[in-house]
RNA sequence: CCGUGCUAGGUGGGGAGCUAGCGGUGCCCUGUACCCGCAAUCCGCUCCAGCGGGGCUGAAUCCCUGUCCGAGGGCGCGCGUCCGAAGGUCAGCACCAAGCACGGAGUGUUGACGGUCAGGUCCCGCGCAACGCCACCUUGCGAACCGCGUCAGGUCCGGGAGGAAGCAGCGCUAAGCAAGCACUGGCGAGUGCCGCGGGUGCGCCGGGCCUGAGCUACCGACUUGGCGAGCGCUCCGGGUGGCGGGCUCGACGGCAGGUGCACGG
Numbered sequence: 001c002c003g004u005g006c007u008a009g010g011u012g013g014g015g016a017g018c019u020a021g022c023g024g025u026g027c028c029c030u031g032u033a034c035c036c037g038c039a040a041u042c043c044g045c046u047c048c049a050g051c052g053g054g055g056c057u058g059a060a061u062c063c064c065u066g067u068c069c070g071a072g073g074g075c076g077c078g079c080g081u082c083c084g085a086a087g088g089u090c091a092g093c094a095c096c097a098a099g100c101a102c103g104g105a106g107u108g109u110u111g112a113c114g115g116u117c118a119g120g121u122c123c124c125g126c127g128c129a130a131c132g133c134c135a136c137c138u139u140g141c142g143a144a145c146c147g148c149g150u151c152a153g154g155u156c157c158g159g160g161a162g163g164a165a166g167c168a169g170c171g172c173u174a175a176g177c178a179a180g181c182a183c184u185g186g187c188g189a190g191u192g193c194c195g196c197g198g199g200u201g202c203g204c205c206g207g208g209c210c211u212g213a214g215c216u217a218c219c220g221a222c223u224u225g226g227c228g229a230g231c232g233c234u235c236c237g238g239g240u241g242g243c244g245g246g247c248u249c250g251a252c253g254g255c256a257g258g259u260g261c262a263c264g265g
Stems, first nucleotide, its partner, number of pairs: 001265006009057003012030004020046005034054005063258006072249004077244002079241006086234002092231002095226005102220003105216003114210004119205003122199006128192002131188005137180005147172004155164003
C1' cells in the first nucleotide's frame, strides 16, 4: 500500500416553551433524514444521553474537534405609531379680554383726524293742526183727551144781531228720538316729516366754517393678562413594527485538522 472481517461511532440538527436541570412527544426553523411501541393534569433520565425492541452503515462525502458564514428564535435599549391613565405652567395651539399699528384690507385732497358753531336725537311747558266725544246749531219725525193756532159738522147762551166752549181734519210745536255737523265752545290722548320757549347732555347722527393727512382695528404678526385640560407637552403603563442598534442561542453549508482492531498478501 492492497484485500477480507470487525469495533467505537453514525443513522438528523437547532430555537422557544416545559423543567430543579436534561432529553423526548406537541409548536417553530432548517431541509430529506431506518422501522415499531410509549408520552401534556405527560413520558423517561440524573449526565452527554429519550426509554424498550429490531435493522442498516461503518474508519471516512458520512464519525469527532476547531473556525467562518448565517436561515431562524429569544432578551434588554432606543425610535416611530396606537391605546389607557395622570399632571398643571413648562411652553405652544385653540378660546376670552386689553393693547400696538409691522403687513394685508378698507376709507380719505370729491377733504381724514382734530377744533368750533348751530341743529336733530332726550325731557318739560305752551301753541297750532288732525282725530274722537259732548254741547250748540240745522233737518226730519214727534201729543186719541189732559199742548198751541184755525176749527167743517155738531153743541151751548141769546127774541135777534151776535157770542162761547170745542171733537175730527189741517198747520205748528214741547219733552224725546234719529240723522247731519261747515262754523262755535268744552273735554280727551299709544295723534303729528308742525311752530315757540326752556333744560339736561355732550354720547351718537347729518350739516356750515377753520385746519390740512391721516384714520379704522376687520384679518394676519407682535405684546400683556386670563381661562382650561380639547390638542400639543411631561411622566407612567400596555400593544404594535419587513424600524435602528446591542447581547445571546444557532440549523443548513464552506474550510482546516483528528480518529481504530484482527488476519492474509
This is a predicted structure of a 265-nucleotide RNA (Bacterial large signal recognition particle RNA) from an Actinomycetes bacterium. The sequence is in RNAcentral, with records from ENA. The gene name in the source record is ffs. The prediction has a mean pLDDT of 75. Its Rfam family is "Bacterial large signal recognition particle RNA". Rfam describes the family as follows. The signal recognition particle (SRP) is a universally conserved ribonucleoprotein involved in the co-translational targeting of proteins to membranes. Gene Ontology terms of the family: SRP-dependent cotranslational protein targeting to membrane, signal sequence recognition and signal recognition particle, plasma membrane targeting.